RNA sequence: CAACCAUCCAGAGCGGCCGAGAGAUCUGGCUCGACGACGCCGCAGCAACCCGGGGACCCUCCGUCCCGCCAUGGGUGCUACCGCCAGGACCGAUGGAGG
Numbered sequence: 001c002a003a004c005c006a007u008c009c010a011g012a013g014c015g016g017c018c019g020a021g022a023g024a025u026c027u028g029g030c031u032c033g034a035c036g037a038c039g040c041c042g043c044a045g046c047a048a049c050c051c052g053g054g055g056a057c058c059c060u061c062c063g064u065c066c067c068g069c070c071a072u073g074g075g076u077g078c079u080a081c082c083g084c085c086a087g088g089a090c091c092g093a094u095g096g097a098g099g
Base pairs, nucleotide, nucleotide: 001099004096005095006094007093008092013043014042015041016040017039021032022031023030025088026087027086028085029084044079045078046077049075050074051073052070053067054066055065056064057063083091
């Protein structure tokens, strides 16, 4: 980078820095924002996608499935509003496995 699979109405905020827009994009709406948003960093937390743990199927391996009644540990992710809402688009985000 392109294609594939899964998920996207649950959950979880403080501090420091910065300084004007921000909630991906288009149209329309609705919000957040100089009482400092967005972003970045730190810490804390949430969650359970992968590793790991426990269990079921299986003679075993492989594999599949289940476990917020696993989350102490590792890799990510996430922590205003349903991906803010409606419609649109070869839409986007996150994770996984492979090329």
Molecule: SAM riboswitch aptamer (S box leader)
Organism: Cellulomonas aerilata